Overview
Transfer RNA from a soil metagenome, 71 nucleotides, folded computationally. Rfam family: tRNA. Gene Ontology term of the family: triplet codon-amino acid adaptor activity. By type it is a transfer RNA. The RNAcentral record of the sequence draws on MGnify. Its mean pLDDT, the model's own confidence on a scale to 100, is 83.
C1' cells in the first nucleotide's frame, strides 16, 4: 500500500432486524458440627461516528485497534 478476518461482562464465547445470553470470575446466602463439593439470588457488556429501517449487536460507509496473507 492491497486483500481477508475479529472486536459484545473482568476472562472464553453466544445471539444471521424486534426478549442482550451462557460458561468461569466476583458479593451475598442455604446447606454442613465445619470444609470441600452442590443449590439461589445479585453483578456487570454491544470498540467509535455516520447512515438505512418502524425498529440495529446484527445491514451499509468512514475511523481506531488486534490478527493473517500477497506485494
Nucleotide at each position: 500500500c492491497g486483500g481477508c478476518c475479529c472486536g459484545u461482562a473482568g476472562c472464553u464465547c453466544a445471539a444471521c432486524g424486534g426478549g442482550a445470553g451462557a460458561g468461569c470470575g466476583g458479593g451475598c446466602u442455604c446447606c454442613u458440627u465445619a470444609u470441600a463439593a452442590g443449590g439461589g439470588c445479585c453483578u456487570g457488556a454491544c470498540g467509535a461516528g455516520g447512515g438505512u429501517u418502524c425498529a440495529a449487536c446484527u445491514c451499509c460507509c468512514u475511523c481506531c485497534g488486534g490478527g493473517c496473507c500477497a506485494a